Annotation
The RNA shown here (transfer RNA) has 73 nucleotides and comes from a Candidatus Woesearchaeota archaeon. Its Rfam family is "tRNA". The source organism's lineage runs through Archaea, Nanobdellati and Candidatus Woesearchaeota.
RNA sequence: AGGGGUGUGGUCUAGUGGCUAUGACGUGACAUUCACACUGUCAAGGUCGAGGGUUCAAGUCCCUCCACCCCUA
Repeated sequence: AGGGGUGUGGUCUAGUGGCUAUGACGUGACAUUCACACUGUCAAGGUCGAGGGUUCAAGUCCCUCCACCCCUA
């Protein structure tokens, strides 16, 4: 320098253009216990890497950029 891949709560992750973006772990509260753990219930936590475009409608499609990984030189 060229090419490819990935980017979604703290972590991991689902999501074929059409809901209020899914689940697990973790966190907090409550129940249970003498207490802790386990278990159960509930809750908080996301502006889907950034910006722009297409569309009635974008996490999803297109463009540019950023970060990381891989390949080639």
The sequence is in RNAcentral, with records from ENA.
The prediction has a mean pLDDT of 83.